[in-house]
RNA sequence: CCGCCGGUGGCCAAGCCGGUUAAGGCACCUGCCUUUUAAGCAGGGGAUGCGUGAGUUCGAAUCUCACCCGGCGGACCA
Numbered sequence: 001c002c003g004c005c006g007g008u009g010g011c012c013a014a015g016c017c018g019g020u021u022a023a024g025g026c027a028c029c030u031g032c033c034u035u036u037u038a039a040g041c042a043g044g045g046g047a048u049g050c051g052u053g054a055g056u057u058c059g060a061a062u063c064u065c066a067c068c069c070g071g072c073g074g075a076c077c078a
Base pairs, nucleotide, nucleotide: 001074002073003072004071005070006069007068010026011025012024019058028044029043030042031041032040051067052066053065054064055063
């Protein structure tokens, strides 16, 4: 330098063939249970709205472009 894949709550992660309120697990908070903790059970909150910016569209996490970050492969290596 070229190509491919990925970036979504504190962490992991589904959704990514455009349209309802962005699943689920862990963690966290509250209660029950327990002598207490853990485990278990019940309930609850959390996304300045999906890496950043722009574009297309009536409508974008989803499509397009640029850039940033991470991973993999390739090229170059006098």
This is a predicted structure of a 78-nucleotide RNA (transfer RNA) from an Acidobacteriota bacterium. Its Rfam family is "tRNA". By type it is a transfer RNA. The coordinates come from a structure-prediction model, not an experiment, and the mean pLDDT is 82. The organism belongs to Acidobacteriota, within Bacteria. RNAcentral holds the sequence, with entries from ENA.